Description: Glycine riboswitch aptamer from Litorivita pollutaquae, 83 nucleotides, folded computationally. The source organism's lineage runs through Bacteria, Pseudomonadati, Pseudomonadota, Alphaproteobacteria and Litorivita. Of the family's consensus pairs, 90% are formed in the model. Its mean pLDDT, the model's own confidence on a scale to 100, is 76.
């Protein structure tokens, strides 16, 4: 320096068995959808180009518990934490 866009708090679901091991792991096979990612397409807009989902996939992530978690609500941000 340039780009991105958020921060806190607080609720927040879904979905397994077996074996091997050795102290939280592997490995088969199933299974789940609310990070993310991709597909279709309602709809919508500055309209022949864009944007699009909680709907589908299941790449990825997960399937004791933590961790994360779309979305909701306060409260604050409009650039700063921070990438």
């Nucleotide at each position: 320096a340039u780009g991105c866009a958020g921060a806190u708090c607080g609720g927040g679901a879904g979905a397994a068995u077996c074996g091997c091991a050795u102290c939280u792991g592997c490995g088969a096979u199933g299974c789940c959808g609310a990070a993310g990612g991709a597909g279709c397409a309602a709809c919508c807009g500055c309209c022949c180009c864009g944007g699009a989902a909680a709907c589908u996939c299941u790449c990825a992530g997960g399937c004791c518990c933590a961790a994360g978690g779309a979305c909701c609500g306060a409260u604050c941000a409009c650039g700063a934490c921070g990438c």